[in-house]
RNA sequence: GACGAACGCUGGCGGCGUGCUUAACACAUGCAAGUCAAGGAGAAAGUACCGCUUGCGGUAUGAUUAAACUGGCGCACGGGUGAGGAAUAUAUAAGUAAUCUGCCCAUGGGUUUGGGAUAACGUCGAGAAAUCGGCGCUAAUACCAAAUGACAUAAUUUUAUCGCAUGAUGAAAUUAUUAAAGUUCGUGAAACGCCCAUGGAUGAGCUUGUAUCUGAUUAGUUUGUUGGUAAGGUAACGGCUUACCAAGGCUACGAUCAGUAGCUGGUCUGAGAGGAUGAUCAGCCACAUUGGAACUGAGACACGGUCCAGACUCCUACGGGAGGCAGCAGUGAGGAAUAUUGGGCAAUGGGCGAAAGCCUGACCCAGCAACGCCGCGUGGAGGAUGAAUGUCGUAAGAUUGUAAACUCCUUUUGGAGGGGACGAAAAAACAGGUUAGAAGCCUGAAUUGACGGUACCCUCAGAAAAAGCCCCGGCUAACUACGUGCCAGCAGCCGCGGUAAUACGUAGGGGGCAAGCGUUGUCCGGAUUUACUGGGUGUAAAGGGCGCGUAGGCGGGUUUGUUAGUCAGAGGUGAAAUCCUGCAGCUUAACUGUAGAACUGCCUUUGAUACUGCAAAUCUUGAGUUCGGAAGAGAGAAGCGGAAUUCCAGGUGUAGUGGUGAAAUACGUAGAUAUCUGGAAGAACACCAGAGGCGAAGGCGGUUUCUUGGUCCGUAACUGACGCUGAGGCGCGAAAGCGUGGGGAGCAAACAGGAUUAGAUACCCUGGUAGUCCACGCCGUAAACGAUGAAUACUAGGUGUCGGGCAUUUAUGUUCGGUGCCGCAGCUAACGCAUUAAGUAUUCCACCUGGGGAGUACGAUCGCAAGGUUGAAACUCAAAGGAAUUGACGGGGGCCCGCACAAGCAGUGGAGCAUGUGGUUUAAUUCGAUGCAACGCGAAGAACCUUACCUAGGCUUGAAACGCUGUGGACCGCUUGUGAAAGCAAGCUUCUCCUCGGAGCCGCAGUACAGGUGCUGCAUGGCUGUCGUCAGCUCGUGCCGUGAGGUGUUGGGUUAAGUCCCGCAACGAGCGCAACCCCUGCCAUUAGUUGCCAUCAGGUUAUGCUGGGCACUUUAAUGGGACUGCCUACGCAAGUAGUGAGGAAGGUGGGGAUGACGUCAAGUCAGCAUGGCCCUUACGCCUAGGGCUACACACGUGCUACAAUGGGUGCUACAAUGGGUUGCCACAUCGCGAGAUGGAGCUAAUCUCAUAAAAGCACCCCCAGUUCGGAUUGGAGUCUGAAACUCGACUCUAUGAAGCCGGAAUUGCUAGUAAUCGCGUAUCAGAACGACGCGGUGAAUACGUUCCCGGGCCUUGUACACACCGCCCGUCAAGCCAUGGAAGCCGGGAGUACCCGAAGUCAGUGACCUAACCCUCGGGAGGGAGCUGCCUAAGGUAAAACUGGUAACUGGGGCU
Repeated sequence: GACGAACGCUGGCGGCGUGCUUAACACAUGCAAGUCAAGGAGAAAGUACCGCUUGCGGUAUGAUUAAACUGGCGCACGGGUGAGGAAUAUAUAAGUAAUCUGCCCAUGGGUUUGGGAUAACGUCGAGAAAUCGGCGCUAAUACCAAAUGACAUAAUUUUAUCGCAUGAUGAAAUUAUUAAAGUUCGUGAAACGCCCAUGGAUGAGCUUGUAUCUGAUUAGUUUGUUGGUAAGGUAACGGCUUACCAAGGCUACGAUCAGUAGCUGGUCUGAGAGGAUGAUCAGCCACAUUGGAACUGAGACACGGUCCAGACUCCUACGGGAGGCAGCAGUGAGGAAUAUUGGGCAAUGGGCGAAAGCCUGACCCAGCAACGCCGCGUGGAGGAUGAAUGUCGUAAGAUUGUAAACUCCUUUUGGAGGGGACGAAAAAACAGGUUAGAAGCCUGAAUUGACGGUACCCUCAGAAAAAGCCCCGGCUAACUACGUGCCAGCAGCCGCGGUAAUACGUAGGGGGCAAGCGUUGUCCGGAUUUACUGGGUGUAAAGGGCGCGUAGGCGGGUUUGUUAGUCAGAGGUGAAAUCCUGCAGCUUAACUGUAGAACUGCCUUUGAUACUGCAAAUCUUGAGUUCGGAAGAGAGAAGCGGAAUUCCAGGUGUAGUGGUGAAAUACGUAGAUAUCUGGAAGAACACCAGAGGCGAAGGCGGUUUCUUGGUCCGUAACUGACGCUGAGGCGCGAAAGCGUGGGGAGCAAACAGGAUUAGAUACCCUGGUAGUCCACGCCGUAAACGAUGAAUACUAGGUGUCGGGCAUUUAUGUUCGGUGCCGCAGCUAACGCAUUAAGUAUUCCACCUGGGGAGUACGAUCGCAAGGUUGAAACUCAAAGGAAUUGACGGGGGCCCGCACAAGCAGUGGAGCAUGUGGUUUAAUUCGAUGCAACGCGAAGAACCUUACCUAGGCUUGAAACGCUGUGGACCGCUUGUGAAAGCAAGCUUCUCCUCGGAGCCGCAGUACAGGUGCUGCAUGGCUGUCGUCAGCUCGUGCCGUGAGGUGUUGGGUUAAGUCCCGCAACGAGCGCAACCCCUGCCAUUAGUUGCCAUCAGGUUAUGCUGGGCACUUUAAUGGGACUGCCUACGCAAGUAGUGAGGAAGGUGGGGAUGACGUCAAGUCAGCAUGGCCCUUACGCCUAGGGCUACACACGUGCUACAAUGGGUGCUACAAUGGGUUGCCACAUCGCGAGAUGGAGCUAAUCUCAUAAAAGCACCCCCAGUUCGGAUUGGAGUCUGAAACUCGACUCUAUGAAGCCGGAAUUGCUAGUAAUCGCGUAUCAGAACGACGCGGUGAAUACGUUCCCGGGCCUUGUACACACCGCCCGUCAAGCCAUGGAAGCCGGGAGUACCCGAAGUCAGUGACCUAACCCUCGGGAGGGAGCUGCCUAAGGUAAAACUGGUAACUGGGGCU
């Protein structure tokens, strides 16, 4: 795009078309084929009259009638259907010299004389009926005999012309045979008939060429078969039939068999070529309940005829009968599905008739159906307060939307009323003319419409009565809200849906089409996705394993002929309709008419001769032969050789050997291994050896001989296209395997043992049988690979190598033939190929057409078997695959870094305690954090509070915020009761301003709202962790690539660093690195109090205490200083090295802050903010008490220890950072002490916390569960605080647990670091072993980068991309699906053989019957019944084959 469509929703009108695609299933009822001047016989109703018994009879008419009968013509047309049929079909073009043709037309001639019957009818009879029988009568255009007759037919003879082989046509002669029907009238050459003959037209029969579906898993088929002779038969040729003779015919260009199918013009699609299809219309064929058969006839083997057989239905009195809608309607059934038991012969056409006319479900019309095509309408113009409603919303508004309302206008269609067709013109009859004429012809007037009072026209009222369907994620035009929450659902493909769905459902809005719109089905297109036009085969599917060669296909130069192919002209045909174009008719269109073009085809004929073919001749360049050389693991056979291995015998000789990652099994004191001598056996041939050689491939490797194939080079000569390819066919064909017989050293499937391992039916080891070897015969496959078929020609080069020739000869150059590498053009999806093509062309063969199922099943064939060759389908998936790219990954490679390892020091893991977590428990033990990167984390501090949890008691506009309305009152304060408190209840006291309306403030009621540590960190912001302070991450332009992408950023160096240098199709740039910032280390300058005190002075037991000073220290601001700058060595440079110099500091001086692009849906809704959801007398708020502090247990982080580098006691030193007015608190007194009492100073370089400790100097302890260790517990206290019971810290006294250095494992640290020692601060009423800071003392070690972990760069492989925590294989278990096998069971169609054999044709017979003619009257001729035979439908029997269905059981496959 299309449709004979169906289904869903919807539906105003008209025109023109179309309408059982399924059950060729069964049919009730009505209709669909009759008609007629031939013939005989011949009603009834009604009407009129008469008789009269008053309801009967008669007569006439009806009536040249109806109905029936004989006869003629028709019934073979028209109408239906598509079962069968793959060729007795159809289409097209021919032939018929091998034929027929009623009615019709033309021409010629004729139409004579007779005869016997029969139906109807009458009567009798049988039967339920259908129907039939006997007897009797009668007619014809029915039937029969005879006459005449030819240009007819047959035979014979003669002859002319022609053709296409048989032959055809014409002329002449002779013989024989064959005809007829009448009717009507106005009586005529009349009309209609009849007979003979010729010709035509029409229709039909037969024959031929070409075309016409699928299957080779159908390869052979045929016996009247193929041909001949003779006969029969037919309208006609013919094995059409029969007898005899011959053995042929068809087939790979697809016979036979099987399946499917009416064919065509056309129709749909397509640019075309094609593909699909064969409704309606038209041509042909076939069929008419199934099968068979003939009759009649011009024509049938006959849809509405006959006979027989079968099935089915109906009637029946059970004896018998009847029937055939695939005609029009209609019914049932089937089905997704297809109409009225309508009107009319008015038109067109058909049958009969002289005609009127009759008949006609052909046909013309109407009805039903949006089934299709076409046309029209459902209103038009104006109309902004952009109304209302709805929807959305950032609350401004937007949108619905000029849409509506409203104003004006129009009236198609529909409704009502009125008018009103075309289609109709003839025939017959009438009148007139012509004419001899009533014939024929012409003219005139009249008549005839189913549709239908329809089309069409006019008038009236009134916008009045008339819009839906699908879609809105992409493809694909059109977006929002709500609901739902991997549910419900959608879906053509991709795919949507797991709480913010433009994809589901609804709504609003929008898009498309429109009386329709979607869906489903089917066909073509897109699909160059079967490729003729117009594809491919190295790696995506695809080159046969290789050769020889048959058929076939293709084929070198020249000449001549021919004209088959080819090309051109002409003629015939190619039905009409359809398609296309012009014009025309319906208001337009659809539709229709008319004219043209076209129908690309086939046939005939004429011409052309380039090319191809064919025939003949010729040539040498393709191909081959001869001659001379050459190389070679080419093949086959028979010998020979040495090394090695194993075995056997002997000698020497001893305890191990062997084997592995390490071992063990194994061998060995019965003497191994090792070593020497001798012997045996089998197999394979080191070095040479090479990307080398040979062969068609498989393949071929010691050496000698024999036999033998191919190749290359050179030179002339010869043959003269002898060539290339090659379906089938034939042969060769590694390894393994098979058969028979040998052989068997080594090796070695199976097998055994030992190891390894979770296991180890493996890898490793010790053994070991088939086999490997030989002969003969099979097998016929391989990643049989260059994953690249063979042949020929052409198309830049460079460089190796093998064989030969030529030139020059040292090298080298050139040529022919092989074999490699690199590379241009070109090709390719890319990779790559590239004179050895995967380039450019030609020829031939083979093969491919998504993945799986499956190289499977079935069948066939080969094989001894194993198995090979050929080779599907159901079902299932939306991919499978190729090449390349970027990442990620690797028990891949290279380079490099890091307290990563190593080297060290100190720990953790064991103990007790502290603290956090898990778990458990609980009314609650609130919540979060969970590998590194949760666990002394949020929490810089839970007794109440905090607090979010639990229990209990309370409040409800609320504890805090803000607005409005109503109402009452000042608020505040005080008191009482109750209560655990909160709260509840009660009482007392009590206003200000004012424009007198009210306002401020508070309470109560109501309403908007508050409130939520309720959920979602996977809706978010912000902040943070981590890789990682790792050196990376990108961009612009250019260049390369079809593209993803690459280059830059890689490479060579160097660095802490993508730091820098060099090189480079790249050149630059950005975020990172570094630097800029802060602290610290040195110096300088400035400044000098509360700091300092060198100098001067004063004073004290003593002290910068005081005057004074600012030098020093210090404080805190500004500068300087370090840059590989200098030297040496190395290096191109960057830079590196040096105990270098100088310097306080040396190569980033040390530390901090600073964290690229990104990753982990990492963490946090409980810090804050925030979308959405949820609660609203509660999930909000208040209060008391409890809990977060529980405790069989497990883990993390710490503290204290286990002691002598120690503990205890005493004495003596040296800091820094910080804090302090609700505070730090000197000093004094009291207390053993925690602390208390009094109290100076200090808002701080001033006073104070505040004695630093380790250290040092003495003394005691003497290796022990201790003078170590301090847990736990008793008693007594202090302090904070309303309050230390659950549940604080501290003090004194007493008690004195575990623990004697810690398993596997594991952490931190590279210098002022680790370790060790104390001090301070935040939080805080109180409550650190934690956290954050401060200083004191102060080490050891680093060879180095193999390994572990993490990271960076380059490279490589990849079937990974959620990226190795990936992907993914097979069994097993379960469900579902289709399918193979299978003992059997049930069908189907076709064939073969035999039996039986209806009807019927033909043949024979015909003793029985018999009107026409003959007859001598006896009979005869002729005919018939009956019987027999051949053929034969249906039926039966039998054995095989083919093809379906089903089946216990069984096999694999697919999906989940």
RNAcentral holds the sequence, with entries from ENA and SILVA. A computed fold for a 1456-nucleotide RNA from an uncultured Chlorobiota bacterium, annotated as small-subunit ribosomal RNA.